[in-house]
Notes: SAM riboswitch aptamer (S box leader) from uncultured Acutalibacter sp., 100 nucleotides, folded computationally. Its mean pLDDT, the model's own confidence on a scale to 100, is 81. The sequence is in RNAcentral, with records from MGnify.

RNA sequence: UUAUCAAGAGCGGCGGAGGGACAGGCCCUGUGAUGCCCGGCAACCUGUAGUGGAAACUGCAAGGUGCUAAUUCCUGCGGAAGGGAGUUAUCCGGUGAUAA
Numbered sequence: 001u002u003a004u005c006a007a008g009a010g011c012g013g014c015g016g017a018g019g020g021a022c023a024g025g026c027c028c029u030g031u032g033a034u035g036c037c038c039g040g041c042a043a044c045c046u047g048u049a050g051u052g053g054a055a056a057c058u059g060c061a062a063g064g065u066g067c068u069a070a071u072u073c074c075u076g077c078g079g080a081a082g083g084g085a086g087u088u089a090u091c092c093g094g095u096g097a098u099a100a
Stems, first nucleotide, its partner, number of pairs: 001100005010038001012037003018028003022076004039068003044064002046061006077093004
């Protein structure tokens, strides 16, 4: 910088107190969290088959990553539309995460 983030994934082993990025909230957790191992999910890269002038598209595999509570758990900051105004709610971006 570009793309994606509403789907999917264990009743396993180890080990013992924290965890969900940050703040607020709200949650998960000794009926065992976070983490590690195994298992699993998915298909960004990769390989491969087909179509195509090309760009690209579709299928298959699973080598490199990733993921495996809750929509990125919700809200934060800016904008748009709507509304007489406030509240609520919607959309886009920002923030964050992952891949290349």